[in-house]
RNA sequence: AACGUGCUCCGGGGUCGGUGAGAAUCCGAACCGGCGGUGAAAGUCCGCGAGCUGGAACCCGAAGUCUGGGUCCCGGUUGAGCUGGUGAAAUUCCAGCACCGACGGUUAAAGUCCGGAUGGGAGGAGCUAAGA
Numbered sequence: 001a002a003c004g005u006g007c008u009c010c011g012g013g014g015u016c017g018g019u020g021a022g023a024a025u026c027c028g029a030a031c032c033g034g035c036g037g038u039g040a041a042a043g044u045c046c047g048c049g050a051g052c053u054g055g056a057a058c059c060c061g062a063a064g065u066c067u068g069g070g071u072c073c074c075g076g077u078u079g080a081g082c083u084g085g086u087g088a089a090a091u092u093c094c095a096g097c098a099c100c101g102a103c104g105g106u107u108a109a110a111g112u113c114c115g116g117a118u119g120g121g122a123g124g125a126g127c128u129a130a131g132a
Base pairs, nucleotide, nucleotide: 006127007126008125009124010123015029016028017027018026030112031111032101033100034048035047036046037045043099044098051077052076053075054074055073057071058070059069060068081097082096083095084094085093103115104114105113
């Protein structure tokens, strides 16, 4: 300077009633909150994943043509909090009052129903190789 063993497991939660021909979608009340970081614990601080979306390269299949799937890289987009208290330190604790929640479907409009999803994944745990 370069390189950085292999494998296994885990890895998203949440509803009742009313009205109505019909709503778990409207109205009323309730419930839920992935992952890492952050001088002290976070749905609303910083970042990541997933979702939606554009492009490049490669692989597989089909094939008259078109359509499909996978790997990986580079992008775009992507919601919401303040005040007070304690303290060395907290938009993370306590108190108060708020706010947010992808896409498609649904006899009526969805964070909570159904679906892609027995998927994917940020990451976490354990075992193990080599070296120190």

Source information:
A computed fold for a 132-nucleotide RNA from Cryobacterium sp., annotated as FMN riboswitch aptamer (RFN element). Rfam family: FMN riboswitch aptamer (RFN element). Rfam describes the family as follows. The RFN element is a highly conserved domain that is found frequently in the 5'-untranslated regions of prokaryotic mRNAs that encode for flavin mononucleotide (FMN) biosynthesis and transport proteins. Rfam 15.1 lists 6,230 matches to the family in 5,120 species.